[in-house]
RNA sequence: AGAGUUUGAUCCUGGCUCAGAACGAACGUUGGCGAUAUGUUUUAAGCAUGCAAGUCGAGCGGGAUCACAGUGCUUGCACUGUGUGAGAGCGGCGAACGGGUGAGUAACGCGUAGGUUAUCUGCCCGGCAGACUGGGAUAGCCACUGGAAACAGUGAUUAAUACCGGAUAUUGUCCUUCGGGAUGAAAGGUGCGUUUGCGCCACUGCCGGAUGAGCCUGCGUCCUAUUAGCUUGUUGGUAGGGUAAUGGCCUACCAAGGCGAUGAUAGGUAGCCGACCUGAGAGGGUGACCGGCCACAUUGGGACUGAGAUACGGCCCAGACUCCUAUGGGAGGCAGCAGCUAAGAAUAUUCCGCAAUGGGGGAAACCCUGACGGAGCAAUGUCGCGUGCGGGAUGAAGGCUUUCGGGUUGUGAACCGCUUUUGGUAGGAAAGAAUAAGGGUGUAGGAAAUAUACAUCCGAUGACGGUACCUGCUGAAUAAGCACCGGCUAAUUACGUGCCAGCAGCCGCGGUAAUACGUAGGGUGCGAACGUUGUUCGGAAUCACUGGGCGUAAAGGGUACGUAGGCUGCCAAUUAAGUUAAAGGUGAAAUCUUGAGGCUUAACUUCAAGACUGCCUUUAAUACUGGUUGGCUAGAGUUGUUUAUAUAGGUAGCGGGAAUUCCUAGUGUAGGAGUGAAAUCUGUAGAUAUUAGGAAGAAUACCAAUGGCGAAGGCAGGCUACUGGGUAACGACUGACGCUGAGGUACGAAAGCCAGGGGAGCGAAUGGGAUUAGAGACCCCAGUAGUCCUGGCCGUAAACGCUGUAUACUAGUUUUAUAGGGAUUCUUAUCUUUGUGAAACGUAGCUAACGCGUUAAGUAUACCGCCUGGGGAGUAUGCACGCAAGUGUGAAACUCAAAGGAAUUGACGGGGGCUCGCACAAGCGGUGGAGCAUGUGGUUUAAUUCGAUGAUACGCGAAAAACCUUACCUAGGCUUGAACGUGUAGUGACCACUGGUGAAAGCCAGUUUCCCUUCGGGGCGCUAUGCGAGGUGCUGCAUGGCUGUCGUCAGCUCGUGUUGUGAAAUGUUGGGUUAAGUCCCGCAACGAGCGCAACCCUUAUCCUAUGUUGCUAAGUAAGCUUCGGUUUACAGGACUCUUAGGAAACUGCCCUGGUUAACGGGGAGGAAGGUGGGGAUGACGUCAAGUCCUCAUGGCCCUUAUGUCUAGGGCUACACACGUGCUACAAUGGGACGCACAAAGGGAAGCAAGCCCGCGAGGUUAAGCUAAUCCCAAAAAUCGUCUCUUAGUUCGGAUUGCAGUCUGCAACUCGACUGCAUGAAGUUGGAAUCGCUAAUCGCAGAUCAGCAUGCUGCGGUGAAUACGUUCUCGAGCCUUGUACACACCGCCCGUCACACCACCCGAGUCAAAUUUGCCCGAAGUCGCCGUACCAACCGCAAGGAGGAAAGCGCCGAAGGUGGAUUUGGUAAGGAGGGUGAAGUCG
Repeated sequence: AGAGUUUGAUCCUGGCUCAGAACGAACGUUGGCGAUAUGUUUUAAGCAUGCAAGUCGAGCGGGAUCACAGUGCUUGCACUGUGUGAGAGCGGCGAACGGGUGAGUAACGCGUAGGUUAUCUGCCCGGCAGACUGGGAUAGCCACUGGAAACAGUGAUUAAUACCGGAUAUUGUCCUUCGGGAUGAAAGGUGCGUUUGCGCCACUGCCGGAUGAGCCUGCGUCCUAUUAGCUUGUUGGUAGGGUAAUGGCCUACCAAGGCGAUGAUAGGUAGCCGACCUGAGAGGGUGACCGGCCACAUUGGGACUGAGAUACGGCCCAGACUCCUAUGGGAGGCAGCAGCUAAGAAUAUUCCGCAAUGGGGGAAACCCUGACGGAGCAAUGUCGCGUGCGGGAUGAAGGCUUUCGGGUUGUGAACCGCUUUUGGUAGGAAAGAAUAAGGGUGUAGGAAAUAUACAUCCGAUGACGGUACCUGCUGAAUAAGCACCGGCUAAUUACGUGCCAGCAGCCGCGGUAAUACGUAGGGUGCGAACGUUGUUCGGAAUCACUGGGCGUAAAGGGUACGUAGGCUGCCAAUUAAGUUAAAGGUGAAAUCUUGAGGCUUAACUUCAAGACUGCCUUUAAUACUGGUUGGCUAGAGUUGUUUAUAUAGGUAGCGGGAAUUCCUAGUGUAGGAGUGAAAUCUGUAGAUAUUAGGAAGAAUACCAAUGGCGAAGGCAGGCUACUGGGUAACGACUGACGCUGAGGUACGAAAGCCAGGGGAGCGAAUGGGAUUAGAGACCCCAGUAGUCCUGGCCGUAAACGCUGUAUACUAGUUUUAUAGGGAUUCUUAUCUUUGUGAAACGUAGCUAACGCGUUAAGUAUACCGCCUGGGGAGUAUGCACGCAAGUGUGAAACUCAAAGGAAUUGACGGGGGCUCGCACAAGCGGUGGAGCAUGUGGUUUAAUUCGAUGAUACGCGAAAAACCUUACCUAGGCUUGAACGUGUAGUGACCACUGGUGAAAGCCAGUUUCCCUUCGGGGCGCUAUGCGAGGUGCUGCAUGGCUGUCGUCAGCUCGUGUUGUGAAAUGUUGGGUUAAGUCCCGCAACGAGCGCAACCCUUAUCCUAUGUUGCUAAGUAAGCUUCGGUUUACAGGACUCUUAGGAAACUGCCCUGGUUAACGGGGAGGAAGGUGGGGAUGACGUCAAGUCCUCAUGGCCCUUAUGUCUAGGGCUACACACGUGCUACAAUGGGACGCACAAAGGGAAGCAAGCCCGCGAGGUUAAGCUAAUCCCAAAAAUCGUCUCUUAGUUCGGAUUGCAGUCUGCAACUCGACUGCAUGAAGUUGGAAUCGCUAAUCGCAGAUCAGCAUGCUGCGGUGAAUACGUUCUCGAGCCUUGUACACACCGCCCGUCACACCACCCGAGUCAAAUUUGCCCGAAGUCGCCGUACCAACCGCAAGGAGGAAAGCGCCGAAGGUGGAUUUGGUAAGGAGGGUGAAGUCG
C1' cells in the first nucleotide's frame, strides 16, 4: 500500500467480497511447562447450606463455669477468699464504609469549568473556655401469666459515659431604642503518685482548619418530524409554611404567563466518565477487568434513628413468590463470598489465612473482616521456555510417482559422538517482617516522679510453603499439532467419483483425464496451538471537516417574489466579543509516550519526566471578522430631458378575408367517396360536379427567420384603449439601501372536474367495414365527451439547455436582432466602434468519454435544492391538500452481484450508399406424376454390421456384399493364442502322405524322418513355460494427419512511427480504376508478410530438330480393278502426326476519353487481344463440421474373450416416406435396309483378328500383339430410301412363364446376358424446385472371376437468351442505429397455470405499555383534637407545664371500574411483490 468481481475487450460510475488489527468470546481438532492477567456479556430468574459487622468489662448492674487456698466437718457437701471470666442485657462507637449489580435514568444523571453573602459536616487537627451541683427512672436478674412458635404481658428490684433539672456563659442563637436584654453545656474512666497534684483516654460550648456531603449555574452529552405544537403549580409576583440551606419545594391570593424548526412535547434506545479497540490522522465503535460519579437491593409506597440513610445482610404497610404451623398465626429476601437449580453457544472452589495492605471497635493486648493476601479449576488472553545438538549417502528399506531411465520423501532415519533446559529423584534454601506489646539507654517534658513525645538498642509473629531459587544423580530419555495448496494468496501430483457425492469469503468448481469434491504422497503457513463462527474499526475518499458529487452514470426544486437565517463594497475613528500571545489555576490516580530501576528475559511492575490537544481567570496585541460612530460612490436604486427605441409581453373591446360544413335556389346525370386492394357509407326522394345567396363556429396561409418578447408555463390576421418589463445616450439625486433564500405566497402546458353557454371542423369512448391465425391495433365510414367562451377547481409533464440563482476574471473568428457614436458617400449603401440580446466554430482549461468552451460543463466567491448499488417502489402505511381523479411527504421485509454511463471492435437491421455472382430477370432442358435402378429414413429381423444427417448426409465411405470381403447373427472349435518379437527348458525334424470322425475348422491314430560345425554349439521347426500379443471395442467433445464448407470470395495481418487515459485507431479510409487491397493520385504515415496476379501443366498459331511401328503430295515399279481407284515395294520429309527445344500477346502501335495518371472505348495487324480457353494452385480463419472403421495416437475397457478359426445365414427383408438417376409417354419419333465421320484409353492368369457352329448370348479352333506395328473396335446420333399416321399404338418396355449362355468350389436366398412368349403403369406431370455452353449422341477406363442406369475421362452434333439490378439468395467495401457478443436461430415484456418466501389490508380477538375520569384507601409524615393515660420541672396539695395513646382531616401505594392512545401476537379471506430447469398465449 491494495486486490477480485459488470464487458468480446476498454475507461468511468457504483455496489458486493477479501487480505489487517482486536475480543470478558464460543465451537471443532490437538495439547509439555512456567510467569502474569481474566473468567454468567443470557434470566435485576429463583435459591438449600455455611460464612460476609462487629467491638468495648479502662461506661454499667452483674456474673454461669473452672482452678487454687482456707473454714466447718457427715470426706463430699456447704460457706468464705483469691483468680478465671462464657452467654445475655443497659450504654457508647460502628453498622450510611468496605463488597455487589446496571434494572431504571436522555437527566444538572454524568463530564468539565465555576458559584454557595443560600448550607451542613461524627471521628481527626489547631485555638479559646469549661467540666459545678442535684434528681427520678429503666432493661437485665427474680417471681408469675399467655402462646405450637415467633414473641408478649404483669409485679417487685437495680446501675451507668443512659435520661432529666439547676448553676456558670464568649466571638454562639434570638430580640434591640445599640445602652442592653433574653436564652443555650458537660461524664466520667484509668495510670502514677500519694496529694489541695500531674498525666492519658473520653466529655461540653465556641472560633477556625481539614475531610466529606447538599444545593445552584455556563458549556458538552444517541435516534425518530411518518412525534409540531406543549404547559395550569404551569411562568412570575406577594405572604406564609417547610428545610442544614436557595427555590412552586408546599399552601393561599394576584397576574397570564413560560417552552418551541438553534427541534419544545411525544416515542425508541441507553447507566455516564477516565479510558479500551481501531485508524496516518480526523474520526468510528465500545463503556468487561482497574479507577471516579450515579442509581438500585424480591416489586411498589413510607418514615424512624443518626453527623450522615429515605438504609443490600434495619423497621412499618401493600403485592407476588417460597417455607413453618397445633390453622389461631408466624418467618424470608445471595445484583456480598463460595455453592445449587433453571436459562444458555458459554464463564471457576460450598478452599487456606488474617502473615502482609486496609477497615471497624478498644488505652492496649486483642477481636472481627468471603475487603484483601494466597492457593485450586479453565490454552480464555498476553509473555517466556522446551520437545534436542553436531556428524552421518549404498542417497538403505518402506511410501508416493514415473517418460520405467529415474525422481521425491531425504541428512530425514538407522548409526556414531555430545548436551540435560524441562521431567524424575535426593539434598540445601530465601525475600515478602517491622515503626507491635514490652524492656534498656539518651534528649525534651514536669517543682519532682510516673507518664507522654522523639532518637537508638534488644524484641515475638509466614496463609502461601519446604514455595521461588541453588546443587548432586538419572537418561534423548517425558513432550507436535492444526489449517491450507484454482485466482485473490505462500504452497501440486496420483487415485476415486462423474452436475452424483460434495465444496464455496467473492469470482466460481463437479456432466469420465477435476492442481477447486474425497483420500494419499509431497509442499506452504502458523506453532502449544491452529482453524471456524460472531462482533467492532480499518481498507470505504462507500456520508467526503480533513476528503465526494449532481449535462448524459444516483442527483438542480416547473418558475418567480420574498420572511427567518447565511454572506456582504471603499475610507477613517473607537471598542476588544471572535482571533492571537503570555502568565496563573485546573485538566484525580491508573492508562499513553520517553528515560531509568526490579523480577534470569519478557509480559508484568516501580520511579521520574512529558503528554492529557480541554475549560476558567488575568494581562497584552488590534491585521482580519464582529459591535458603535462618521464619511464616500464604483454595487443597488430613484428621477429628468423635444429623450429615443424594438417587441406574437399581458388584459379588454371592435372589425376583416380565405377555407370547411350546413341550408335555400338554379344547371345537370350516374355515380360519388374511400383504399395497398376493398367494403361499410352516400346517391334516381337527383348526390358528386358547378353557379348564386345565406347561416354558424373555430383557426389566422403568405410575411416567417438559426428572428422577437416574457420569470417560467407560453405568446402570431388587423385596429383601438389600458398596462408590464427591457435597452441605448446624456445628466441629477439617495448613499450599501445588496446577493441568496428553509418555511411561506403567487403564477403554472395538456388532460381532467364543477356550473352556465357554444358546437363548423377535428375527435378519446362507442358502432360498422376491412386486415389478420386472432386484431380488443395500425387503414376506412360514422361518431359522443372534449377541443371554444365565462366563472371556479386541479398543481402535474421528456414543466429539457435533462445544465439553480447572483457576481468577478480568462484568446479569437463568423453570422444575426436592436439602440447609439465615428468615417466616407449626391443617394442607396459601405467601413469602423460602444452596449444589450440570439446563434455557429474554436484556443487555453475542464471532462470517464461524448463534449463544454466570455450565454462555460474553465478559474473563484456567496447562498439554496438534491444524491449515496439494482429490484421491491415513488409502492405500503400514517398525515396534509383536493368535489373527485389524484397530488405532496414517503419506508421496510425480502431478493440479486450486479444495475449503469461513455466510447471500441465485431455481428445484425423488413437502415442508407457503392459493387459483384446463372442470384434474379431473359431463355433452354429437367426434377416433383409413371415403371425400374440406387442410396437414406422408418418398420421388421437371430442379424438386417458401422459411419455420413440443412446448405456442407442421402448412385456418400463402397474404383464393384453369391463364398471371401464382413466388421453383424446362429452354431461348432482354440486359449501365449490365426500372424509377429524375445528368454528358458525339452525335443528332432519340418514338409508331405494315409485312415477315422465331422458341415468345416478341428480332434484322434498312424507312416516318414534334417542341415552346418572350430564338437563348445548354431540354424530351422515342434512341444511346454515366461514376458510381450490381439481388439473394425468406447471417446473425432482428449488428439495428429487428411477432408468438406464459406470461397478462387478479395480479403487477413505485422514492424516502426503517430493519435487516443484505454479498448483501439491510422496504415487498409478518401477520389478514380480493376476480375482482384489490381493499379494510380491524395493523405501521419512509411514499409513488409500471407493471399490476388505471374511463375507450372494442357490447349490454340508458327519455326527448328526428329522420321519408326507414324505420314504419302509429287516420282518409280508391280498386283488387282467396277477404270473412279486401290494394295504392296522402292523412294521421300513436303503435308498430317509424334515429342523435344524455341517464337508469339506486352494495352506493344494508332485515335479518343481521363488529372500529361492508373485505366477505359474504338481500330489496325495477328492463329490468338486486353487474366486467349481449361487445369493444378484454396490466405487469416469459421462451423468443438467429418473421420479413433484407411493410418497414427493419449486415456478407458475385454483377456478360455469385446481376441481368433470355421460352416450357414444376414448386410439384397418391405404397409410406407424422401433424395439421386435410367427408361419413357412418341412423328424433331419407332421399325427396316444402306452409308459416313472421332477422340481418349486398355491389353500377358491378357486383348484376341480370321474361319467354322449357334436365331442369339456364346462355343470350337487360332494368326498377330510384351503394343504410334496386333487386338478390344462396331463409334452413335447424323445422312439416304421405305414403312408406321396419332392409337395406350409397329409408342413404352415393367412384370411373369419357358428355354438357354457365361463366370465361378458354388448363381436357392442373391449375378449378368440371350432367345421365344407375356405386354403393366405411363398420353408431358399440383404446390414447389434444380442445372446451364445447355441439350443430345455414343466411346473408353478404374474396380473386377463374374456383375454399371453409378463414377471418371473422351470426343461427335450443337442452340436460345441476358432490357437490366426494383425484387429473392449469397458475398465484398464505406456509413448509420443497437439494450445483440454461445453475436437476430440474438435479446426480451406482460397475463395465465404450479411451488415456495417475506410483506400489506383484514370482520375481529388476545396481551402489554402509557395516560385519564371516578371509587376504595394500607403504612406513614404533617395538621386538628386530645378523655377515665403519664417518673423527673414548678407546686404543701389540688393542679399546672410538658409528653403520649385513641379519634378526625389532607396527601397517599396497591386495587376496582370506564375511556383514550401506542405497540406487539394471532386470523377466515383479499391485493400486489420476489424467486423458481425445459409449461401456455401473444
Description
Predicted 3D model of a 1482-nucleotide RNA (small-subunit ribosomal RNA) from a metagenome. Model confidence (mean pLDDT): 83 of 100. The RNAcentral record of the sequence draws on SILVA. Rfam family: Bacterial small subunit ribosomal RNA.